Small-subunit ribosomal RNA, central domain from an uncultured bacterium, 346 nucleotides, folded computationally.
[in-house]
Context: one part of a larger RNA
RNA sequence: UUGGGUUUAAAGGGAGCGCAGGCGGGAGCGCAAGUCAGCCGUCAAAUGUCCCGGCUCAACCGGGUCGUGCGGUUGAAACUGCGCUUCUUGGGUGCACAAGAGGCAGGCGGAACUCGUGGUGUAGCGGUGAAAUGCAUAGAUAUCACGAAGAACCCCGAUUGCGAAGGCAGCCUGCUGGGGUGCUACCGACGCUCAUGCUCGAAGGCGCGGGUAUCAAACAGGAUUAGAUACCCUGGUAGUCCGCGCAGUAAACGAUGGAUGCCCGCGGUGUGGCCUAUUUGGCUGCGCCGCCAAGCGAAAGCGUUAAGCAUCCCACCUGGGGAGUACGCCGGCAACGGUGAAACUC
Numbered sequence: 001u002u003g004g005g006u007u008u009a010a011a012g013g014g015a016g017c018g019c020a021g022g023c024g025g026g027a028g029c030g031c032a033a034g035u036c037a038g039c040c041g042u043c044a045a046a047u048g049u050c051c052c053g054g055c056u057c058a059a060c061c062g063g064g065u066c067g068u069g070c071g072g073u074u075g076a077a078a079c080u081g082c083g084c085u086u087c088u089u090g091g092g093u094g095c096a097c098a099a100g101a102g103g104c105a106g107g108c109g110g111a112a113c114u115c116g117u118g119g120u121g122u123a124g125c126g127g128u129g130a131a132a133u134g135c136a137u138a139g140a141u142a143u144c145a146c147g148a149a150g151a152a153c154c155c156c157g158a159u160u161g162c163g164a165a166g167g168c169a170g171c172c173u174g175c176u177g178g179g180g181u182g183c184u185a186c187c188g189a190c191g192c193u194c195a196u197g198c199u200c201g202a203a204g205g206c207g208c209g210g211g212u213a214u215c216a217a218a219c220a221g222g223a224u225u226a227g228a229u230a231c232c233c234u235g236g237u238a239g240u241c242c243g244c245g246c247a248g249u250a251a252a253c254g255a256u257g258g259a260u261g262c263c264c265g266c267g268g269u270g271u272g273g274c275c276u277a278u279u280u281g282g283c284u285g286c287g288c289c290g291c292c293a294a295g296c297g298a299a300a301g302c303g304u305u306a307a308g309c310a311u312c313c314c315a316c317c318u319g320g321g322g323a324g325u326a327c328g329c330c331g332g333c334a335a336c337g338g339u340g341a342a343a344c345u346c
Base pairs, nucleotide, nucleotide: 003318004317005316006315007300008299012314014200015199016198017197021193022192023191025087026086027085028084029083030082031081033080034079035076036075037074038073039072040071041070042069048066050064051063052062053061054060090190091187092186093185094183095182096181097180102176103175104174105173106172107171108170109153114148115147116146117145118144119143120142124135125134161168162167205246206245207244208243209242210241215239219235220234221233222232257313258312259311260310261309262308265291266290267289268288269287270286271285272284273283274282275281295302296301319346320345321344328339329338330337331336
C1' cells in the first nucleotide's frame, strides 16, 4: 500500500459554517468525452505463449501464430458525463398555530451568608473522633430592629425542556436565532458531505480596568502522626463576579462523525394536528426514555434515536514502553497549544 477496522481491544476531529474536491431525484430529446465492439497501424531481432517441423528423444534449431497498451478509423447508446426541455417526491419559500432554562441587553424581587449601627442580655462561643489554634467582660455567641454590599436563585423540578457543541433555570420587558405541526399556495434538484479556511468553544489560566459577600489554590497557625510539606480544624491571598482582550484545552462522553433510504413489536413521557366526540379511545407528525423480534456483536450489549441492511462524503487506527516526549515549524504576552519522530527496549 491493499485489506480490515474505529461504544468498551489501537482508532470519530470538541462543535458548527463552508470554498475547492468527491457524490447526487423522476421523464424525454440530442452529443459521443468516459464505456463497448469491428477493422487498420505500431509494439526491431532474440527471448516468451501456442501450433507445426528438423537433429533417434530432449536440450538445441527452423517456420508460423499471439498481447492487455498507445494511435487512428468505422459503428453502438444501456450506464456515467455534457447540452436542451420538462416534472415534484429531495431541498427551499409563504401563510396559520402551538411549545421551549436557545441567545443578547435592561429593569425588578425575596431568602440566606457576611459586615456595620443601635437595643436586649451575660459568660462563654466556636470547632472536633477528642482537642487546640481562633473569637469573647474594650461585652462575644444568642436574639430584635435598621442599614450596606456582593454572589447565587429554595419550592415548582421531572427518568422534563431548549441548543450544533460548549452549555442554558428567580420574575418582567425589549431585541433576536433555531426547530415542530397544519395548509400544499409558490420555486423547481436549488441537494449531501467537506481537506485547507473561518467562527464558536466548560473549568482553570493570562493582560488592563473595576468589584469582592461567600467559598477558597498558595500561605500561616492548631491538631493527627514515627514523620504529615496531607486528610481534620481556625484563619487566609490570588481566584471565584463584571467589562474589554488573549488563550483553545477536557472522561469537550452516547468514550458511538454527518446525511439519506429501508426493516417486527410493547410500555412511559414532552409537544402539535385530525377523527370519534362519552371515554381511560383511535389515527398521524416531531422529540426524549425504558424493554424487546429479526439481525448484528468477541462478549458486555446494540436493537426504527442501531452498534441491523445499504449508499455517499469527511476524520482517524495499524503491538507495548520510549512519548503526546525530542527536534523543527506554526500560534501565544506567558502558561502553554497545534503538528509530531527516532535510537533503544520488551